[in-house]
RNA sequence: CGAGUAAGCCAGACAGUCGCGGGGACAAGGCGAAAGCCUGUUCAUGAGGAAAGUCCGGGCUCCACAGGGCAAGGAUAACGGGUAACGCCCGCCGAAGGCGACUUCAGGAAAAGUGCAACAGAGAUAUACCGCCUCUGCAGCAUCCGCUGCCGGGGUAAGGGUGGAAAGGCGAGGUAAGAGCUCACCCGACGGCUCGAGAGUGUCCGUCGCUGUAAACUCUAUCCGGAGCAACACCGCUAUGGGAGCAUCAGGUUGGCCCGGCCGCUCCCGGGGUGGCUUGACCGUACCGGCAACGGUGCGGCUAGAUAGAUGACUGUCAAAUACAGAACCCGGCUUACAGACUUGCUCGCAGC
RNA sequence: GCUGGUGUAGCUCAGCUGGCAGAGCAGCUGAUUUGUAAUCAGCCGGUCGGGGGUUCGAAUCCGUCCACCAGCU
Numbered sequence: 001c002g003a004g005u006a007a008g009c010c011a012g013a014c015a016g017u018c019g020c021g022g023g024g025a026c027a028a029g030g031c032g033a034a035a036g037c038c039u040g041u042u043c044a045u046g047a048g049g050a051a052a053g054u055c056c057g058g059g060c061u062c063c064a065c066a067g068g069g070c071a072a073g074g075a076u077a078a079c080g081g082g083u084a085a086c087g088c089c090c091g092c093c094g095a096a097g098g099c100g101a102c103u104u105c106a107g108g109a110a111a112a113g114u115g116c117a118a119c120a121g122a123g124a125u126a127u128a129c130c131g132c133c134u135c136u137g138c139a140g141c142a143u144c145c146g147c148u149g150c151c152g153g154g155g156u157a158a159g160g161g162u163g164g165a166a167a168g169g170c171g172a173g174g175u176a177a178g179a180g181c182u183c184a185c186c187c188g189a190c191g192g193c194u195c196g197a198g199a200g201u202g203u204c205c206g207u208c209g210c211u212g213u214a215a216a217c218u219c220u221a222u223c224c225g226g227a228g229c230a231a232c233a234c235c236g237c238u239a240u241g242g243g244a245g246c247a248u249c250a251g252g253u254u255g256g257c258c259c260g261g262c263c264g265c266u267c268c269c270g271g272g273g274u275g276g277c278u279u280g281a282c283c284g285u286a287c288c289g290g291c292a293a294c295g296g297u298g299c300g301g302c303u304a305g306a307u308a309g310a311u312g313a314c315u316g317u318c319a320a321a322u323a324c325a326g327a328a329c330c331c332g333g334c335u336u337a338c339a340g341a342c343u344u345g346c347u348c349g350c351a352g353c
Numbered sequence: 354g355c356u357g358g359u360g361u362a363g364c365u366c367a368g369c370u371g372g373c374a375g376a377g378c379a380g381c382u383g384a385u386u387u388g389u390a391a392u393c394a395g396c397c398g399g400u401c402g403g404g405g406g407u408u409c410g411a412a413u414c415c416g417u418c419c420a421c422c423a424g425c426u
Base pairs, nucleotide, nucleotide: 001349002348003347004346005345006344007343008342010340012318013317014316015315016314017313018312020046021045023043024042025041026040028039029038030037031036048324052335053334055333056332057331058330059329060228061227062226063225067259068258069257070256073224074223075222076221077220079091080090081089082088093107094105095104096103097102108219109218113217114216115213116212117211129160130159131156132155133154134153135152137150138149139148140147141146168186169185171183172182173181187209188208189207190206191205192204193202195200232275233274234273235272241269242268243267244266245265246264251263252262253261254260282301283300284299285298286297287296288295289294354425355424356423357422358421359420360419363378364377365376366375372409380396381395382394383393384392402418403417405415406414
């Protein structure tokens, strides 16, 4: 210098003018039956890394305190740790890919059982189609040993061909022909021993050679009550309001059943205001512990809260201002979308000193 | 804002315990008829919403994204 890999950070800045949301202070006035609301001046303040998808996990609220029993269902899956919790994160093991930095993995069990493996192929979880060997019989040749062909019985998984998959691989011995049948080397599974906290591991020892599929049923281990801020509570009285229909020991709800608890049900019309609502598993910084995720202690900070829904427009300067995209109860993750700019570690290649 | 469901031929739907994607209507061609309709015979037509994974093999099983529909004050 080029190519790559991993992680982090920013998401226009500054100045001016006008406008909008909620908040504080000040000053009066108006509306309403009330709760409460509106108007003026001024001050500081006002979207994101994903606010998104709503895919996981929690807080919070109500259902009984989420309760007892049974059945079913769902989720997760090597090992160790982190966390409020998780299907998330960190570390590590194994497998696969890459020269490498590094990346990816729904990564328990197929020797508990059941199912499935279409087509092709002789045969799909055990098989004899061709081939090889052998035996009986028959026919032909030879007319001594025997050779060839056909029907049938048996042995054989070495060779052929099919398939995603055909029963460890290759060589030697062995055999009628063959075969882990035997042996050397290699591969794999299980058990012991070594090392390790563990998953696992190995120039070790022994036994064995078992198809694949569990994102098929299933088994093992662990976890899971339901609904969701349109939850729910309060004020007030037109507001647990009005009308129609049905039911009265049946039905609904607690998403299955029993016990227990709560409640009449369905449809149409109407339906004011406040709280919940933002101080929180929060943010920044220093030190300590830890490989890390993360945790602890001290100090400092307050950073949208609407309810038809604000966060915008214009001008100037910077080389340019352009991506994806807009909070709606809150938080931790994951996934997806994304113009451009910057920083750091590491790897490979080339060149120079 | 929250919750549930559906995407397969031009239209309406089957197939979803994995193994060659089907039916009806529509369209085209032929027969029948003087002609048309009806009827009969044949044909055409598919990124199974997109993309990824599991598997020998995916419309079907599992994530993810997209579009549409319905319900809740």